[in-house]
Molecule: small-subunit ribosomal RNA
Organism: groundwater metagenome
RNA sequence: UCCAGCUGAUCCUGCUGGCGGGUACUGCUAUCGGAAUUCUAUUUAACCAUGCAAGUCUGAAAGGCCGGGUGCGGCCUUUGGCGGACGGCUCAGUAACACGUCGUCAACUUGCCCCAAGGAGGCGUUAAACCCGGGAAACUGGGGGUAAUGCGCCGUAGGGAACAGCUACUGGAAGGUGCUGUUCUUGAUAGGGUCACGCGCUUUCUCGCGUGAUUGCCUUGGGAUGGGACGGCGGCGGAUUAGGUAGUUGGCGGGGUAAUGGCCCACCAAGCCGAAGAUCCGUACGGGCAAUGGAAGUUGGAGCCCGGAGAAGGACACUGAGAUAAGGGUCCUAGCCCUACGGGGUGCAGCAGGUGAGAAACCUUUACAAUGCGCGCAAGCGUGAUAGGGGGAUUCCGAGUGCAAGCUCUGCUUGCUUUUGCCAGGUCUAGAAAGCCUGGCGAAUAAGUGGGGGGUAAUAUACGUGCCAGCCGCCGCGGUAAUACGUAAUCCACGAGUGGUAUCCACUGAUAUUGGGCCUAAAACCUUCGUAGCCGGUGGCGUGCGUCGUUGGUGAAAUCGGACCGCUCAACGGUUCGGCUGGCCGACGAUACGGCGCCGCUAUGAGACCAGUAGAUGCCAAGGGAAUUUCAGGGGUACCGGUAAAAUGGUGUGAUCCUUGGAGGACCUCCCGUAGCGAAGGCGCUUGGCAAGGAUGGUUCUGACGGUGAGGAAGGAAAGCUGGGGGAGCGACCCGGAUUAGAUACCCGGUUAGUCCCAGCUGUAAACGAUGUGGACUAGGUGUUGGGUUUCCCACGAGGAUUCCCGGUGCCGACGCGAAGGCAUUAAGUCCACUGCCUGGGAAGUACGGUCGCAAGGCUGAAACUUAAAGGAAUUGGCGGGGACGCACUACAAGGGGUGGAGGCUGCGGUUUAAUCGGAUUCAACGCCGGACAUCUUACCAGAGGCGACAGUAGAAUGAUGGACAGUCUGAAGGGCUUUCCUGACACGCUGAGAGGUGUUGUAUGGUCAUCGUCAGCUCGUAUUAUGAAACGUCCUGUUAACUCAGGCAACGGGCGAGACCCACUCGAAUAGUUGCCACCGUCCGAUUUAUUCGGGCGCGCACUCUAUUCGUACAGCUAGGGCAACCUAGAGGAAGGAGUGGGCCACGGUAGAUCUGUAUGGCCCGAAUCUUCUGGGCUACACGCGGCCUACAAUGGUGCAGACAAUGGGUUGCUACCCCGAAAGGGCGCGCUAAUCCCCUAACCUGCACCGCAGUUCGAAUCGAGGGUUGUAACUCACCCUCGUGAACGCUUGGAAUCCCCAGUAAUCGCGUGUCACUAUCGCGCGGUGAAUACGUCCCGGCGUCUUGCACACACCGCCCAUCAAGCCAUUCGAGUGAGGUUUAGAUGAGCCAUCUUUCUUACGGAAGGUGGCAAU
Repeated sequence: UCCAGCUGAUCCUGCUGGCGGGUACUGCUAUCGGAAUUCUAUUUAACCAUGCAAGUCUGAAAGGCCGGGUGCGGCCUUUGGCGGACGGCUCAGUAACACGUCGUCAACUUGCCCCAAGGAGGCGUUAAACCCGGGAAACUGGGGGUAAUGCGCCGUAGGGAACAGCUACUGGAAGGUGCUGUUCUUGAUAGGGUCACGCGCUUUCUCGCGUGAUUGCCUUGGGAUGGGACGGCGGCGGAUUAGGUAGUUGGCGGGGUAAUGGCCCACCAAGCCGAAGAUCCGUACGGGCAAUGGAAGUUGGAGCCCGGAGAAGGACACUGAGAUAAGGGUCCUAGCCCUACGGGGUGCAGCAGGUGAGAAACCUUUACAAUGCGCGCAAGCGUGAUAGGGGGAUUCCGAGUGCAAGCUCUGCUUGCUUUUGCCAGGUCUAGAAAGCCUGGCGAAUAAGUGGGGGGUAAUAUACGUGCCAGCCGCCGCGGUAAUACGUAAUCCACGAGUGGUAUCCACUGAUAUUGGGCCUAAAACCUUCGUAGCCGGUGGCGUGCGUCGUUGGUGAAAUCGGACCGCUCAACGGUUCGGCUGGCCGACGAUACGGCGCCGCUAUGAGACCAGUAGAUGCCAAGGGAAUUUCAGGGGUACCGGUAAAAUGGUGUGAUCCUUGGAGGACCUCCCGUAGCGAAGGCGCUUGGCAAGGAUGGUUCUGACGGUGAGGAAGGAAAGCUGGGGGAGCGACCCGGAUUAGAUACCCGGUUAGUCCCAGCUGUAAACGAUGUGGACUAGGUGUUGGGUUUCCCACGAGGAUUCCCGGUGCCGACGCGAAGGCAUUAAGUCCACUGCCUGGGAAGUACGGUCGCAAGGCUGAAACUUAAAGGAAUUGGCGGGGACGCACUACAAGGGGUGGAGGCUGCGGUUUAAUCGGAUUCAACGCCGGACAUCUUACCAGAGGCGACAGUAGAAUGAUGGACAGUCUGAAGGGCUUUCCUGACACGCUGAGAGGUGUUGUAUGGUCAUCGUCAGCUCGUAUUAUGAAACGUCCUGUUAACUCAGGCAACGGGCGAGACCCACUCGAAUAGUUGCCACCGUCCGAUUUAUUCGGGCGCGCACUCUAUUCGUACAGCUAGGGCAACCUAGAGGAAGGAGUGGGCCACGGUAGAUCUGUAUGGCCCGAAUCUUCUGGGCUACACGCGGCCUACAAUGGUGCAGACAAUGGGUUGCUACCCCGAAAGGGCGCGCUAAUCCCCUAACCUGCACCGCAGUUCGAAUCGAGGGUUGUAACUCACCCUCGUGAACGCUUGGAAUCCCCAGUAAUCGCGUGUCACUAUCGCGCGGUGAAUACGUCCCGGCGUCUUGCACACACCGCCCAUCAAGCCAUUCGAGUGAGGUUUAGAUGAGCCAUCUUUCUUACGGAAGGUGGCAAU
């Protein structure tokens, strides 16, 4: 600086995670050195064995001992002086004058040090030692006796206070200082040593004295340093802590202190603090600084420095210049230790070290050599301060783990170099170590950690695993081809380090001062009034508070930056300059702006007054009206009511209905509107009264009086609550009736609270424009409403039209804004002022606390835990029991015929079985793969046999291997076994590796196919629009079978589809006539009987039919009507008329659709069996269910006889004529035909005649029996055909719910051919014959297309998702209670301290005992 994560995709909001740096711990790993203000700070201010950390002075004094010995040196004890208040450690407490900074002390002190002045006279007392005791010890008692720089006393100097005076000095200010006088009070002293000189004693040494110097002592004044006290300002969180405080606030007078002060006491007063946050609670030593950041900032404040505080917890004083004293004392508490049980001792938050705790932190080291400190005249002594060393990758910095060449580049060899390392000598050091210098050895002694799906550098690697094991900060990976798991290889990053965890900063403009937001994403209080606060029109004067300028002081050092220098460089250190602590204090000046004080102004803020005016504005009262209900009278008779349909209900005691009258409550039709009024809630019959506000107009008045508004106050729909009324209609609850699987609902019939009124409470709503209030500015257009104004017309009216101004209220819209939707002078634009509110989702507007309320509940309002999303706007799809338009016989309607019921055939499921191989399962599986299952097919089952290319190992001429008669086993077989011959070079087993596999994966694939789709869609280029996904084009109107075409349009064009095109049929023409045809003509034969007859053959011929090749024809072309056009409707002509009919082709894509069993093919698997061969069986089973068909149920029929008319096709392993045999199936013989030639080949329904007469039949044919035929190796399981016999179901209309197909040569019906095929067709594909009904519409059912709309769906409604619940788990809450800690209040105890009283002792000071009051650890 960013990146990943919500979505099918997009933009936004928003959070989560990652990338950077710091700190601590930790995993793996590790060659060396330097530096560091580094190392039990984080938890336990927990507890400590042992050693050391504060002594020194003989030049203060006394004594003892030792050495030497007259003089000296050393050690020990005691008295004494100074120091043990420093240094060192720690951070518990403390929210405070503790700290920081700036000031003040006119309210103070200061040992040692410095300066100045002065001084030192005299006297007394005790310890050790010595003697005698007590005790376990610690320690302690008595006796006599001695010294001092010890202690005490006297004197002097001096000091202090008061009063009076002098007025001199300092100062902002004298109660200060100075001088004079008086009084009172207090009251010092210490000497020792050394040196020099001199004198005296002395033989000398020694000793004594004096002077000087030096060093101590005392007094006074001053300085310096250190300390004490006070003040201003500054720096944490919580209001779910709002009131606190009686020594409290102040005064007077005392006490106390070095000193001010309620610091303490007596009395007096009632103050003092607090929303600018008192008090209380929580947390925390503060600062210099450190981490991080661009900065503002945020976080931290351990180490170093400054300040504070503490020394096991608590309290207290003594000594002293200084302490309420870490290595001093006393007491209490808790702990520990010794004990002779009587009593004693102790305090590592000093340095080492130990125990415990914990994720977490070193040696019971050396030296006083340096720097400092204490003492000392000094030498010196002491110093766990400090300086060194050791340990710890804790941090930072530096170095290395080689370089080159060659090769059989995996790796090794050779050569070279020698940093580091090792060895030796020197230097260095307090002593070492390290370092430095010199020499030697030898590539030798030295690389790991994390990662490789994305973010994020690095594997489209292998194997293993198979939603398992596991990974993962986030997204996510793993369900048999894992670049994400584990291992290996390889690659990437950093490198003596590298990862993880925790935490802080940054990222984060993500608490936004710089620098965010609030219509819909989180967020404008329901509305107004108004206090504090904040902000404020215009002119002038003053002030100088804010503000600005200049200048002075301070802001410690370290830290930070620049330059230079020193360690070989660096880290590190030094010198110097600068900066930081953006502050505080002072001096001088400026006066625009803001503040303050004063005087003014009004056109322009605000208010007042006057005039007419609009209004569902409020409150009170009176009056009116239609309707509902009810009561009464009259009329009237059987139903009314209600609903989708009903029922409950009402009604014969007369309803509903009509009419008349009464009662009662509530309400106020039409007018009534994107009209009006009101702060909002809200307000609607009429009239009156009382009030309020608004707009407009005015040559009136005041003179900034204003805006907003924390707290606060008032108003506040509906429902609800309390009390009292009222109660017609409506109507929660409730009761019935329906609906429903149920129906605590929707619908219906009843009905209670309530709705209404009065008085009071509640205080909330999607209280919404989801838009706080006020002001200013920024294009317009068009309505409407109130007031004023202009002009014109007029029926002269409160008339109509019109112009402009002001106020309100709507719509559209430029700039601008916004994520977009949209807003746009009524802003969501541009600015100003003020307020409220927000900071991922959930938990939750919940819990606790407080407060309000009669209650219901309201207001305020968390956390634990959980989660990677939640959300806004818009886009494309899909969907909707949303809408509009259009379309289709796998939609309906109108019809025709079926299926579903029966029997059979066939396929599927299920079941069975050794096996009943497998696939296909809504449409789009089920007479489908299979377009033919007896064997084969065949994939399944039972049984039996066979097979391994190639490589390696190893065997073999002592015969590898192969074959076989007979017997036996066997269903069969030299397959095995028995037997024993033949052959003559390869090859058993094993390990690998293959052949083969209808084994697996159609969710790894190719190809092919089905289906949406008999649809009319799909898409691109350029331009344009949008931040973007995307849109536009493809939309609209008309038209079409059609995205077919036309017109319009920010679109203009193109492509794939549609169409065109291809094939067949229908009409015609041309060409060609053999195997086709035969009209004319010729000829021959036959028949009938003589004719202009009929039939056949041959020839001629190609006219016709036909065949098969090429053309033509049809185009809405013509006429009429309609339409802008496209085109539509009707008609004519025509063989055919509106795409002529029927096919083929059928887009982008979807369905992980079907197929690995057609073939191909990746991966996996089997491999002597999942390969292959043979025999037999099975795929043909059968309580059952489903699909598709066949045949029927009959008379529009069946049977018999007779008769007429096709087309498509096929044929040499074939079709087979004619003839013969058989009752038939069929058999025999065999002509012709490789086909317009021959054969299959008789078409059938139909027509005519006859019988049957509505029945289980002369319908129907299943089943069963018997006998034949054909194919084939074979016909039992399991083929077809023929004949005879048998004659099931099925009917009084023909099939329940449901469902399928079809609109013309179609449905229906009738046969024929062919495919498969040895045989077998109720199947598929074709062919012709007979030949209808209905519609020419619609979107109702099911669907399709386009547009539009909603969406919380996107695996896309077979979606999403809510509530409850079993079991398990997590967190929280409740729970009889219980344990521990902190704090507070009340009481008890109470070391000690303070005050006071009494008694007693004492000359006095004072001591002891007791009482009272207060404080007080526990």